[in-house]
RNA sequence: AUAUAAUAGCAGGGGCGCUGUUUAUUUAUAAAUGGCUGAGACGCACCCUUUGAACCUGAAACGGGUAAUGCCGUCGCAAGGAAGCUAUUUCACGGAAACC
Numbered sequence: 001a002u003a004u005a006a007u008a009g010c011a012g013g014g015g016c017g018c019u020g021u022u023u024a025u026u027u028a029u030a031a032a033u034g035g036c037u038g039a040g041a042c043g044c045a046c047c048c049u050u051u052g053a054a055c056c057u058g059a060a061a062c063g064g065g066u067a068a069u070g071c072c073g074u075c076g077c078a079a080g081g082a083a084g085c086u087a088u089u090u091c092a093c094g095g096a097a098a099c100c
Base pairs, nucleotide, nucleotide: 005089006088007087008086009085010084011049012048013047014046016043017036018035019034020033021032022031023030024029025028055081056080057078061074062073063072064071094100
C1' cells in the first nucleotide's frame, strides 16, 4: 500500500490480575490508598458479537523475564468452546431495471 468496511439504534457476550503502605481483627482476610502491565484491573467504562484470538478450556502447561503477576512468547489454520438483528453509507459482482 492492498485486502469490505464504516456509522447509528436496540439487544447480548466477557475480563477485572500482581504488588507496596496504613487501619481493623479472623493472622490471612477485609477496607482505604499508591505502584506494574494493558483497550479495560468495578466503570452502564472498555473490549467483543459467527467475516467470531473479546473471552473461556487446555493450564497449578511450556520457554523467557520480573519486586510480582499470561508480564512477553509458544500453545493457536486447536478435527475445543463462545454472544445479533435492523437501517444508512461505501466497495465488488450479477441483473433490462429495482428499496433485487